Predicted 3D model of an 88-nucleotide RNA (c-di-GMP-I riboswitch aptamer) from Neobacillus rhizophilus.
RNA sequence: AUCCGAUAAUAGCAAACCUGGGGAAACCCAGCGACGCAAAGCUAUAGGGGCUAAGGAUCCGAAGGGAUUACGCCAGCCAGUUGCCGAA
Numbered sequence: 001a002u003c004c005g006a007u008a009a010u011a012g013c014a015a016a017c018c019u020g021g022g023g024a025a026a027c028c029c030a031g032c033g034a035c036g037c038a039a040a041g042c043u044a045u046a047g048g049g050g051c052u053a054a055g056g057a058u059c060c061g062a063a064g065g066g067a068u069u070a071c072g073c074c075a076g077c078c079a080g081u082u083g084c085c086g087a088a
Base pairs, nucleotide, nucleotide: 004086005085012037013036018031019030020029021028022027035076041081042080043079047078048077049074050073051072056069057068058067059066060065
């Protein structure tokens, strides 16, 4: 240094629920809270995968409406990338 991850040590993050706010929604922000996490740090059109479909577009329908569609959203799905410590 790489791989690896311990009842080690120093730290860290914070799920769900609830409250307030934003958003059409997915979801996000703040507070509370702790399910858990060796990256639960960062990266989202220029890797994959998933979620939502307001507006627009295309199609179906007499119409109400329905279906598809992401440069919208999720990194605590995989992945890429950077990093603390050092037992076996």
It was read from a public genome assembly, where an Rfam model found it. NCBI's taxonomy places the organism under Bacteria, Bacillati, Bacillota, Bacilli, Neobacillus.